[in-house]
RNA sequence: UACUUAUGUAGAGAGGUGGAGGGACUGGCCCUAUGAAGCCCGGCAGCGGAUCUGCUCACCCAUAGUGGGAAGUAGAUGCUGUGCCAAUUCCAGCAGGAGAAUUCCUGACAGAUAAGGA
Repeated sequence: UACUUAUGUAGAGAGGUGGAGGGACUGGCCCUAUGAAGCCCGGCAGCGGAUCUGCUCACCCAUAGUGGGAAGUAGAUGCUGUGCCAAUUCCAGCAGGAGAAUUCCUGACAGAUAAGGA
């Protein structure tokens, strides 16, 4: 970097630094000097790991019975690897559907994150 799978209307500081930009892209529409990005601290809790707890259990071990392991499932802990901390992935961008209509709905694309194999 590309691929596969999963997820996205929840959550997160009126701190320090820094100085003008930011919200992927395009178009909108927004945020920003009552201070943007970045960095530090702080916080959140999604995915993987770890540990603990409940439940299940067609498998394994042991047993008179209770039991243990593995697996599945639900939950807890931020301990660990990442991620995230305006607005639904801010909205639309392609296709389809509903409607008189500004509009609404569904699916895909794209992009984001995690995990996996190459």
Source information:
Predicted 3D model of a 118-nucleotide RNA (SAM riboswitch aptamer (S box leader)) from Brevibacillus centrosporus. The prediction has a mean pLDDT of 83. The sequence is in RNAcentral, with records from Rfam.